This is a predicted structure of a 73-nucleotide RNA (transfer RNA) from Prosthecobacter sp. RNAcentral records the identical sequence in 2 taxa. Taxonomically the source falls in Prosthecobacter (Bacteria, Verrucomicrobiota, Verrucomicrobiia, Verrucomicrobiaceae). Rfam family: tRNA. Rfam's curators write: Transfer RNA (tRNA) molecules are approximately 80 nucleotides in length. Rfam classes the family as a transfer RNA. The prediction has a mean pLDDT of 81.

């Protein structure tokens, strides 16, 4: 330098162009306990890497950047 894949919650990941963007774990509150842990109930936490484009509508499609991984040279 070329090609491929990835980037969504603190972490690990889901998410056919249409919905208030979700789950598990972690966190917080309550319950329970002599106190914890576990269990149970609930809460909070995201402008979907950045910027453009297409479209009535984009996390999703297209382009360019940025970051990461791998392959080739």
């Nucleotide at each position: 330098g070329g090609c491929u894949c990835c980037g969504u919650a603190g972490c690990u990941c889901a998410g056919c162009a249409g919905a208030c963007a979700g789950a598990g774990c972690a966190g917080c509150u309550g319950u329970u306990u002599a106190c914890g842990a576990a269990g149970c109930a609930g809460c909070a936490g995201g402008c979907c890497g950045c910027a453009g484009g297409u479209g009535c509508g984009a996390a999703u499609c297209c382009u360019g950047c940025c970051g990461g991984a791998g392959c080739c040279a």